[in-house]
Molecule: transfer RNA
Organism: Thermofilaceae archaeon
Formats: sequence, structure tokens, C1' cells
RNA sequence: GGUCCUCUAGCUCAAUCGGUUAGAGCCCUCGCCUCAUAAGCGAGAAGUUUUGGGUUCGAGUCCCAAGGGGACCA
Repeated sequence: GGUCCUCUAGCUCAAUCGGUUAGAGCCCUCGCCUCAUAAGCGAGAAGUUUUGGGUUCGAGUCCCAAGGGGACCA
């Protein structure tokens, strides 16, 4: 330098053929339980879906460009 894959909560991941409130587990905070801690149970917080455009009535999802990460080729 070329080709391809990937990017969603602090972390790991869902989200059906594009469809009307973007969820789960872990972590964190608070409460219950306990002499206390852990475990367990309950509640809560946490997202401009990497960025900028485009298509569409409607985009996490499709298209284009840029950026991050990865694989292969040279």
C1' cells in the first nucleotide's frame, strides 16, 4: 500500500425482513437478610448506538466518507 471483518451502558453481549420506550448479565449505588462479612433477595443509576453525511413516513440495522480495533496479502 491492497482486500475483508468489526465498533451498542464502565466490561461482555442481545436487539427477528428497517417499525414506534435500545435490553440482559457482570460491575457500581441504596435497601432487606446477618453479631458482622460473603452469598442470596429487592430497587436504582448508567447509552447523542465511534464521527459526519445520505436514503426512507421511519435507521442501532441500508448506502457513502472519515476514525478506532482485528485478520489476510504484498